c-di-GMP-I riboswitch aptamer from a Sedimentisphaerales bacterium, 77 nucleotides, folded computationally. The sequence was found by an Rfam model in a public genome assembly.
């Protein structure tokens, strides 16, 4: 370096729920809980899909929906 994820190790990450808080919202965090994850690390870039009080073309959520870019632990070959 590629490829690969069946078994196994250290560790990571955390769905529904509840709870506390911010948001108008979709949803953010924090805390408990754990369905699951081998990029379920990062990045709203290209598609989805959801929101919108003011608003009527714009502003936003979503990377645990798919692709892309980007970095990386471990086992095997």
């Nucleotide at each position: 370096u590629a490829c690969u994820g069946a078994a196994a190790a250290a560790g990571c990450u955390a769905a529904a729920c509840c709870u506390a808080u911010c948001g108008u919202g979709a949803g953010g965090u924090g805390g408990g809980g754990g369905c699951g994850g081998a990029a379920a690390g990062c990045u709203a870039c290209g598609g989805g899909u959801c929101u919108u009080a003011u608003g009527g073309g714009a502003a936003g959520a979503u990377c645990g929906c798919c692709g892309g870019g980007u970095u990386g632990c471990c086992u095997g070959u």

Rfam family: c-di-GMP-I riboswitch aptamer. Gene Ontology term of the family: cyclic-di-GMP binding. Its mean pLDDT, the model's own confidence on a scale to 100, is 80. The source organism's lineage runs through Bacteria, Pseudomonadati, Planctomycetota, Phycisphaerae and Sedimentisphaerales. Of the family's consensus pairs, 94% are formed in the model.